[in-house]
RNA sequence: GAGUUUGAUCCUGGCUCAGAAUGAACGCUGGCGGCGUGCCUAACACAUGCAAGUCGUACGUGAAAGCUCGCUUCGGCGAGUGAGUAAAGUGGCAAACGGGUGAGUAACACGUGGGUAACCUGCCCUUCAGUGGGGGAUAACUUCUGCGAAAGCGUAGCUAAUACCCCAUAGUAAGCAGUCUUGAGAAUGGUUGCUUUAAAGCCUUCGGGCGCUGGAGGAGGGGCUCGCGGCCCAUUAGCUUGUUGGUGGGGUAAUGGCCUACCAAGGCAAUGAUGGGUAGCCGGCCUGAGAGGGUGUCCGGCCACACUGGGACUGAGACACGGCCCAGACUCCUACGGGAGGCAGCAGUGGGGAAUUUUGGGCAAUGGGCGAAAGCCUGACCCGGCGACGCCGCGUGGGUGAUGAAGCCCUUCGGGGUGUAAAACCCUUUUGUAGGGGAAGAAGUUCUGACUGUACCCUACGAAUAAGGACCGGCUAACUCCGUGCCAGCAGCCGCGGUAAUACGGGGGGUCCAAGCGUUAUUCGGAAUUACUGGGCGUAAAGAGCUCGUAGGCGGUUUGGUAGGUCAGGUGUGAAAUCCCAUGGCUCAACCAUGGAAUUGCGCUUGAAACCAUCAGACUAGAGUACGGGAGAGGAGGGCGGAAUUCCCGGUGUAGCGGUGAAAUGCGUAGAUAUCGGGAAGAACACCGGUGGCGAAGGCGGCUCUCUGGACCGUUACUGACGCUGAGGAGCGAAAGCGUGGGGAGCGAACGGGAUUAGAUACCCCGGUAGUCCACGCCGUAAACGUUGGGUGCUUGGUGUUGGGGGUGUGAGUCCCUCAGUGCCGUAGUUAACGCGUUAAGCACCCCGCCUGGGGAGUACGGUCGCAAGGCUGAAACUCAAAGGAAUUGACGGGGGCCCGCACAAGCGGUGGAGCAUGUGGUUUAAUUCGACGCAACGCGAAGAACCUUACCUGGGCUUGAACUGCUGGGGAAAGCCUCAGAGACGAGGCCCUCCCUUCGGGGACUCCAGUAGAGGUGCUGCAUGGCUGUCGUCAGCUCGUGUCGUGAGAUGUUGGGUUAAGUCCCGCAACGAGCGCAACCCCUGCUCGCUGUUGCCAGCAGUUCGGCUGGGAACUCUGCGAGGACUGCCGGCGUAAGUCGGAGGAAGGUGGGGAUGACGUCAAGUCCUCAUGGCCUUUAUGUCCAGGGCUACACACGUGCUACAAUGGCAGGUACAAAGGGUCGCGAAACCGCGAGGUGGAGCUAAUCCCAAAAAACCUGCCCCAGUUCGGAUUGCAGUCUGCAACUCGACUGCAUGAAGUUGGAAUCGCUAGUAAUCGCGAAUCAGCAAUGUCGCGGUGAAUACGUUCCCGGGCCUUGUACACACCGCCCGUCACACCACGAAAGUGGGCUGUACCAGAAGUCGUUUGCCGAAUCCUUAUGGAUAGGGAACGCCCAAGGUAUGGCUCAUGAUUGGGGUGAAGUCGUAACAAGGUAACC
Repeated sequence: GAGUUUGAUCCUGGCUCAGAAUGAACGCUGGCGGCGUGCCUAACACAUGCAAGUCGUACGUGAAAGCUCGCUUCGGCGAGUGAGUAAAGUGGCAAACGGGUGAGUAACACGUGGGUAACCUGCCCUUCAGUGGGGGAUAACUUCUGCGAAAGCGUAGCUAAUACCCCAUAGUAAGCAGUCUUGAGAAUGGUUGCUUUAAAGCCUUCGGGCGCUGGAGGAGGGGCUCGCGGCCCAUUAGCUUGUUGGUGGGGUAAUGGCCUACCAAGGCAAUGAUGGGUAGCCGGCCUGAGAGGGUGUCCGGCCACACUGGGACUGAGACACGGCCCAGACUCCUACGGGAGGCAGCAGUGGGGAAUUUUGGGCAAUGGGCGAAAGCCUGACCCGGCGACGCCGCGUGGGUGAUGAAGCCCUUCGGGGUGUAAAACCCUUUUGUAGGGGAAGAAGUUCUGACUGUACCCUACGAAUAAGGACCGGCUAACUCCGUGCCAGCAGCCGCGGUAAUACGGGGGGUCCAAGCGUUAUUCGGAAUUACUGGGCGUAAAGAGCUCGUAGGCGGUUUGGUAGGUCAGGUGUGAAAUCCCAUGGCUCAACCAUGGAAUUGCGCUUGAAACCAUCAGACUAGAGUACGGGAGAGGAGGGCGGAAUUCCCGGUGUAGCGGUGAAAUGCGUAGAUAUCGGGAAGAACACCGGUGGCGAAGGCGGCUCUCUGGACCGUUACUGACGCUGAGGAGCGAAAGCGUGGGGAGCGAACGGGAUUAGAUACCCCGGUAGUCCACGCCGUAAACGUUGGGUGCUUGGUGUUGGGGGUGUGAGUCCCUCAGUGCCGUAGUUAACGCGUUAAGCACCCCGCCUGGGGAGUACGGUCGCAAGGCUGAAACUCAAAGGAAUUGACGGGGGCCCGCACAAGCGGUGGAGCAUGUGGUUUAAUUCGACGCAACGCGAAGAACCUUACCUGGGCUUGAACUGCUGGGGAAAGCCUCAGAGACGAGGCCCUCCCUUCGGGGACUCCAGUAGAGGUGCUGCAUGGCUGUCGUCAGCUCGUGUCGUGAGAUGUUGGGUUAAGUCCCGCAACGAGCGCAACCCCUGCUCGCUGUUGCCAGCAGUUCGGCUGGGAACUCUGCGAGGACUGCCGGCGUAAGUCGGAGGAAGGUGGGGAUGACGUCAAGUCCUCAUGGCCUUUAUGUCCAGGGCUACACACGUGCUACAAUGGCAGGUACAAAGGGUCGCGAAACCGCGAGGUGGAGCUAAUCCCAAAAAACCUGCCCCAGUUCGGAUUGCAGUCUGCAACUCGACUGCAUGAAGUUGGAAUCGCUAGUAAUCGCGAAUCAGCAAUGUCGCGGUGAAUACGUUCCCGGGCCUUGUACACACCGCCCGUCACACCACGAAAGUGGGCUGUACCAGAAGUCGUUUGCCGAAUCCUUAUGGAUAGGGAACGCCCAAGGUAUGGCUCAUGAUUGGGGUGAAGUCGUAACAAGGUAACC
């Protein structure tokens, strides 16, 4: 920096990614070289070999094989040489270095800087002095042919030394004593005296060399000690008896409780003792801008360890990796008696593990040990080997080469991509192979090279031997096809996959790296996500409930001193390597070398004195005291009061009271409720009363008395920084709860009853116990909230209110100023926003508390407090990709306001009941083709299913196909007609006939056959689509530009006040305008006029067959075209206006009535079966032709209708009045026939002419008389008519006969506000006919009602709440059931670590004793004695081990507890809206 919480936004906040790194591992792949690097795990166990020896110039011994010679009994023996060699031994030095490992260790272990006046130091260097005389042993060797399996050991005898001992000599050595001196501190130094202690020789060229002894000094190395520095846990808070100090003694190289005896009672700890966990530390390394964080592999410094534990010896140095002793475990040998061993040296083996190499070469170099040296030893080291483990370098070829091969991929079929890529031609040869030459590394003129015939050079050959891995949805660079179909799978996070997947798998292509590429793990970074640099706490996580106060932190003005902090200069140190810079060396680089810089630190020293600190002094502005005032539900205790409630007594009085949404339980005739009088008891204090007062908070309210705390105001005086905060600590602390004892009126958890309800362990009602009250004692928590810690200072204002003071005023009052409190509004500023705003959440300082994603969880365990309930402290595993805050737009609310609509209401008529028609579901069926499903599917697509239609079923056929287009080849005009078989399609045969052009070859149109490209599909996907349509809704809304406001989503405009049918208009307004909608413009209709007069009309005139029929007329109706008319224009009321109400005129009045017209959008609404279309599927079939059947089925259920149930009616007769349509494949008149449907007929009409055509209800007259009827017509029988190829499945109609249900329809529900409902008929489309009662139109007759907007439904605007945004058909909680996971408890069980007490006591040091041994020296009577020393015994200490009892910790445990997760399980509905009882603590 990015991704991820949301519809969107800002913020908070976590998770995740991009970077760098690694001692790595794993997957795929792998050409070369250089430089590095390689058991992170089992400090597990180890076979084998090697890793520490050397010196003969310290010393004594001293071979053999072989060779030569001699002898020989041919077996051999002897001599010489080998050779003073090998070998072992005495002695010296080394072995304490080098090499390994990191178990232990939280420590002076390490780092850094000091101290040592408390010390040591072999070899080395410098220097002084010396090196005289003597002595006794002992290994080796020999012997006992000893003991023993072995390892090994013993007896006796011999021998040497630079081994050992004695004497002498000696000092600046050591010790003691005296004296002087230095210093803070000493025997530091000087001096005197006494005492003690040395030595070794070897070689020699005879010059000397190497040694040895005693001292002094140095260098380097080490010991001890001190300051400072660097892990986690306080759920480890107290630890300590050699403990802390002193004195004497011991011990050490040396200080010291290091050890011991005695004395004292100390020492450490919140600045973290003690305990537990983890860990070698550092230079450095990785990361990071830095500060930091992580880390300690390689290299270097230090430490620790060497099978585990203990111990000492030797030595200059060890408590000793390749030494010793003991104990233990393990392994091996064994004759069972006893022995041997220690790879955390180099290789190597097993084992463990994701994982880490060769049982290599050489001492040539560097370094080490020994030696005089030659030299020997050296798994240190130098090299080689193995591993892409890392870093660095090189190569796998270079050039030319097509509008671009093939293959493959994609495609809109045109083409595009791979791609100059390949091929091909030209060239080069790093690498490779072969041949030839050939170093440096060697220091030391000679000799000496493991690496090595290596690096490097030359020549030849030939593009020859050499490319992969990951990724391509976003983050993040790189896109398409196919397969798959919530499958298989992917995934770092968000998330992909349910038939068009750039996210899975494959192909093509691309991107990024490249001998590597990815993955995993880990670290830092990003993460300002622990914030020192550099964060926060009103609402996101976070202020302790409040106060007092300890430690600590911080602290007013001023003067002087000091110099701890601070600052500056100098100086020492800060190892080397590393990092950085410069230069140089390997062809470059990595790597290496030289020099510089740096090493931010610590010490010493010189100086400065502002600030902090400190000492001394002064001050008064902070703080406090005194004095004078007034305010107050501040606290504690005592007393008193009235109202009300309940109860008791009495009176009056009678049937109810009470309670609720409505009731019931309950009370009441044993007299309630009501009412009056009297009494008792307890609790609480109406009005005043107030965002009024007081208190630190909790909290405090009748009146009065006593005691008492604090604050405020005023004025002077005094003290003189006495202050602020406050970890621990202490006190206070609502309600509930607990203990003991009282009290108990009302209220009232639990509980009982009544209701409500699906249930109702609730809400409502009737009762009612704890409790509420008092005293004393606990508890210690609250949404203890201003969700805002305390203190101080600073920073515009306005307005109320409480207490005090001052000014003005005669005074009531009012006004002004001021101090302290308490509210509201607001400036700057601040904040994510909301908001805060002198009472800060502003600007600063000081101190404390607290936070670090959600859940798990304020849970578990532990501790502590409590009588208990429980409180305080307070995790982890596991799980999620969020959880949150504020604000925005919507949607929603059993929120609010305003307003509409046949929405309700008021009416009229229906549906739901019957029969039938029709559609649908269901069922059935070979098929009952398909679609449509709340409103907005269901008389819908279908404005016409007997065949056709037709898509379905059965059966029969066809396969370039029934229809379409192109090409190739062949034939023929095409067409038409007939016969036969067949259900037909189809098939067989026959007849008829010969088009146009021509260069005569042929060509064209049409058609048949074959082939090819391709057709065809009512097959799938309406959730891939276009188009069209429905719906909200003819609702009044939906937006934009610019400006403004806001961090932003967004807001404003569009809100507000009016008005309207309307976002219609007006006014106002940070808005001003505009667009799509509304309205108007269009059509029909209503009035008038003009024009047109036939097929229409007929007032007047004439004729008449009496029919506008004829002449005629152009007035009227009408037809059609056009014009006018209505605009709130006029008047009045109201109003600023818009407008509204009323009126006039007018055919019509406020949109005149009706229609067309449907904004942005919603419903993945409907339609792939109208059409079009992507993709998929099918191709002798899902195409196509044909016959028959089906779509018409029928126990049922629903929708829409028709006809009725009758008298406002039915029937019969008679008589009127329409509009709008249709008609030549047609409408069809008159006339005639038939009861009728209809038939015959054919006039007229391409229609204002003729026809369909009769309008019907109405009106008049008559009959019927309330009945299943003269209502109703279903059903059924018979007989017919018509259409049609054909009415069986399955048409309509007619006549006669039949005469079902039905007597007005339950819950529920629909339409309609005027020419409307209701009612009556007429027409048309489709159509051969018709299942039409449907649909679309037309006219006739023609109502009732609307108080009103509370309620139901739908909608609009504003506002409010929200945990909703798939938007309430939303969201969401808990139990239960099931599965899985981690955790807690648990009788216990097993292990590890550890405390205490006791037993035990190896080896060993030390001590004591000693009767045993006792060469050197001493004494001696020469026998012996003494002594060092040895041995033994005893003692102190002490490892392992044992017994007992605790602590901590890990694992496990029947069972049990909650928690988390999981797909659509069960029960309810707690929360989010007033969530339907406001929610929450």